A computed fold for a 72-nucleotide RNA from Menidia menidia, annotated as transfer RNA.
The coordinates come from a structure-prediction model, not an experiment, and the mean pLDDT is 83.
The sequence is in RNAcentral, with records from Rfam.
Its Rfam family is "tRNA". Rfam links the family to the GO term triplet codon-amino acid adaptor activity.
[in-house]
RNA sequence: GGCGUGGUGGCCAAGUGGUAAGACGUAGGUCUUGUAAACCAAAGAUCAUGGGUCCGAAUCCCAUUCAUGCCU
Numbered sequence: 001g002g003c004g005u006g007g008u009g010g011c012c013a014a015g016u017g018g019u020a021a022g023a024c025g026u027a028g029g030u031c032u033u034g035u036a037a038a039c040c041a042a043a044g045a046u047c048a049u050g051g052g053u054c055c056g057a058a059u060c061c062c063a064u065u066c067a068u069g070c071c072u
Base pairs, nucleotide, nucleotide: 001071002070003069004068005067006066007065010024012022018055026042028040029039030038048064049063050062051061052060
């Protein structure tokens, strides 16, 4: 330099055009002498950045950026 794959709450991770799942973690409650475990309910995501297409974009297109694989 060329061709791919990926970037989604603190962490992991699903979601292939119509309000962004889940696990762990966090804080609260129940239980307990107390903690853990278990159970209950909750908060937390401008979906890497900037444009475009569309009635509507995490999703499709373009550019950029970061990580990674292969080729040279």